[in-house]
RNA sequence: GGAGCGGAUCGGGUGAACGCCGGUCGUUGCAGGACGGGACGACGGGAGGAAAGUCCGAGCUCCACAGGGCAGGGUGCUGGCUAACGGCCAGUCGGGGCGACCCGCAGGAAAGUGCCACAGAAAAUAGACCGCCGGUCCCGCGAGGGGCCGGUAAGGGUGAAACGGUGCGGUAAGAGCGCACCGCGCGCGGCGUGAGCCGGGCGGCACGGCAAACCCCACCUGGAGCAAGAGCCAAUAGGAGCGCGUCCCGUCGCAAGGCGGGACAAGGAUGGCCCGUCCGACGCGCUCGGGUCUGCUCGCUGACGAGGCACUGGGCAACCAGUGUCCUAGACGAAUGUUCACCGCCCACUCCGAAAGGGGUGGGGACAGAACUCGGCUUACAGAUCCGCUCCGGCU
RNA sequence: GGGUCGUUAGCUCAGCGGUAGAGCACUACCUUGACACGGUAGGGGUCAGUGGUUCGAUCCCACUACGACCCACCA
Numbered sequence: 001g002g003a004g005c006g007g008a009u010c011g012g013g014u015g016a017a018c019g020c021c022g023g024u025c026g027u028u029g030c031a032g033g034a035c036g037g038g039a040c041g042a043c044g045g046g047a048g049g050a051a052a053g054u055c056c057g058a059g060c061u062c063c064a065c066a067g068g069g070c071a072g073g074g075u076g077c078u079g080g081c082u083a084a085c086g087g088c089c090a091g092u093c094g095g096g097g098c099g100a101c102c103c104g105c106a107g108g109a110a111a112g113u114g115c116c117a118c119a120g121a122a123a124a125u126a127g128a129c130c131g132c133c134g135g136u137c138c139c140g141c142g143a144g145g146g147g148c149c150g151g152u153a154a155g156g157g158u159g160a161a162a163c164g165g166u167g168c169g170g171u172a173a174g175a176g177c178g179c180a181c182c183g184c185g186c187g188c189g190g191c192g193u194g195a196g197c198c199g200g201g202c203g204g205c206a207c208g209g210c211a212a213a214c215c216c217c218a219c220c221u222g223g224a225g226c227a228a229g230a231g232c233c234a235a236u237a238g239g240a241g242c243g244c245g246u247c248c249c250g251u252c253g254c255a256a257g258g259c260g261g262g263a264c265a266a267g268g269a270u271g272g273c274c275c276g277u278c279c280g281a282c283g284c285g286c287u288c289g290g291g292u293c294u295g296c297u298c299g300c301u302g303a304c305g306a307g308g309c310a311c312u313g314g315g316c317a318a319c320c321a322g323u324g325u326c327c328u329a330g331a332c333g334a335a336u337g338u339u340c341a342c343c344g345c346c347c348a349c350u351c352c353g354a355a356a357g358g359g360g361u362g363g364g365g366a367c368a369g370a371a372c373u374c375g376g377c378u379u380a381c382a383g384a385u386c387c388g389c390u391c392c393g394g395c396u
Numbered sequence: 397g398g399g400u401c402g403u404u405a406g407c408u409c410a411g412c413g414g415u416a417g418a419g420c421a422c423u424a425c426c427u428u429g430a431c432a433c434g435g436u437a438g439g440g441g442u443c444a445g446u447g448g449u450u451c452g453a454u455c456c457c458a459c460u461a462c463g464a465c466c467c468a469c470c471a
Stems, first nucleotide, its partner, number of pairs: 001392010012343007020046002023043006030036001048367001052378002055376005060225004067275004072221005077091005092106001093104004107216002112214002114210003129156002131152009164182006183205001184203003188199004229298004239288006245264008267279004290470003305327001307326008345364008397467007406420004414451001422438005444460005
């Protein structure tokens, strides 16, 4: 100097003008069913690293207290972190890269079932199409050719995959048939918490692939979601239709029946099923139509929290502990904007200058945008800055 | 805001992991004097996109894009 790898930070700044949405206080009024609201003034606040996708995990709320079993769903190398997780950290194994480093839904295929198209002789209980070899018969003067019987998985060819690989020996030709090395399987020893690694022994080899196919194993898992839910709510209290009860006792009544209590049950809730539990007529379920500009207040955004930052200590790290310090959107047809000036960044043209650099004109500036709140993941993103590392080339 | 589902030919929809189909529509020809109907033949596909698993993906898995549907209260 060139080419890369990993990590972190930022996502223009200042001022003015005109607006928009909340908050507190003051003055003045208005209105109401609940609630609130207008005007003026003062003070102070107002998007993000992803606020996004809604893919996971929690808080919170309701369903009874969240119960038992089955089904269903999820996760899937090991150890740790965490409130929890499918997240993070550290390692193991496999794959890629010369390397820094990156990627991996990475348990089980000797529990069972299933699938493996086409091609090919044969596709999972292996299998003789060509070839090679032996025997025998026929043809041919001969070289050789053909038929039949048998041996052979070394060679060819097909395929994503052909039932261990390479070499030597061996054989009629061959073959783990024998041997060496590699691979595979089963024990042993050492190291490691463990996944696993290292060493050595035994076994001629049996056991193809697919579980992001069913399944098996281990672990986790109740459902719904702030349109949750609560208040305004007092009284058969939003309307209509249909459906869902019998018995016993007491009492009133001539009776039909009414009222009160009890038993059992239909039905309902526990969003799949069974059990269990609870409710069970001022109730429940289904259907239809209506109104609310889809009412108001709370939940709701807070001196609050699994919160941010800094330092110290522990830990390889994720993270934990302590101390200090800082926290101000909170709307609901939904605010956080627009314009101008200057500065800063990038690009193009041009002028000055030997160069470094400086001046002028014009243009650009992304992805996106809170909606109960957090922890993650994933996806989108113009550009700018910093740190660490690798490879190649040159010079000393 | 929250939840559930879908995307295959111009339209409506099928589709066991193994060469993508049906009906309507379109084109040409036959039929007719001509048209319609009918008949014969044919064309037309980024299976929404990207990546992964697999020998092989419309199908299985993940992410992205687009679209559809559902929900509150009775003051």
Notes: Two RNAs folded together computationally: RNase P RNA and transfer RNA, 471 nucleotides in total. Its mean pLDDT, the model's own confidence on a scale to 100, is 77. It holds a member of the Rfam family "Bacterial RNase P class A". The family's RNA type in Rfam is ribozyme.